Transfer RNA from Clunio marinus, 73 nucleotides, folded computationally.
The RNAcentral record of the sequence draws on Rfam.
Its mean pLDDT, the model's own confidence on a scale to 100, is 81.

RNA sequence: GGGGCAAUGGCCUAAACGGAUAAGGCGCUCACCUCCCAAGUGAGAAAUGCGGGUUCGAGCCCCGCUUGCUCCA
Repeated sequence: GGGGCAAUGGCCUAAACGGAUAAGGCGCUCACCUCCCAAGUGAGAAAUGCGGGUUCGAGCCCCGCUUGCUCCA
């Protein structure tokens, strides 16, 4: 220098070929329970790497960039 893959709540992982109001686990907050804590139960907050484009509609398609992994040179 060139090619491929990946980037989603604090962490891990989903989301058939665009129809989604983004799902689950752990964690967190509040409440119940308890003498207290833990466990358990209920409720809740919190996410699509960044910038453009296509479309009625984008996590998903297209372009550029950033970061990581990997292959070639």